The RNA shown here (THF (Tetrahydrofolate) riboswitch aptamer) has 103 nucleotides and comes from Ruoffia halotolerans. RNAcentral holds the sequence, with entries from Rfam. Taxonomically the source falls in Ruoffia (Bacteria, Bacillati, Lactobacillales, Aerococcaceae). Rfam family: THF (Tetrahydrofolate) riboswitch aptamer. Rfam describes the family as follows. Tetrahydrofolate (THF) riboswitch was first reported for Ames et al. as an RNA motif in 5' untranslated (5'-UTR)regions of folate transport and biosynthesis genes in Firmicutes genomes. Its mean pLDDT, the model's own confidence on a scale to 100, is 79.
RNA sequence: AACAGAGUAAAAAAUAAGCGUGAAGUGUUCUUAGAUGGGAUGUUGCUAAGAAACGAAACUUGGUUCACUGAACUAGGUGCGAUUUAUUUUUGCAUUCGCUGCA
Numbered sequence: 001a002a003c004a005g006a007g008u009a010a011a012a013a014a015u016a017a018g019c020g021u022g023a024a025g026u027g028u029u030c031u032u033a034g035a036u037g038g039g040a041u042g043u044u045g046c047u048a049a050g051a052a053a054c055g056a057a058a059c060u061u062g063g064u065u066c067a068c069u070g071a072a073c074u075a076g077g078u079g080c081g082a083u084u085u086a087u088u089u090u091u092g093c094a095u096u097c098g099c100u101g102c103a
Base pairs, nucleotide, nucleotide: 003101004100005099010091011090012089013088014087015086016085017084018083019081020080021079028052029051030050031049032048033047034046038097039096040095041094042093058078059077060076061075062074063073064072065071066070
């Protein structure tokens, strides 16, 4: 030198514990900023903030209150939401310089 390998942000699935269901969150668009294999650079991937538009699955049990057979509050249960976090498995950087192994 050549060859091989390790390693990111994240993504999917499962499990567990939560949040919301009196609508936040998720998702979409625009603007700004930030982080991102060990170093540097980097976005079409990721995150945060602001703005805009759109948008939902509830049912039931007990108690209390108001009322006049309904409503409100509260504590549960079963569901629902492009829902949050953690763990595990799988996948997993573009250029360049490195790291490890081999001879």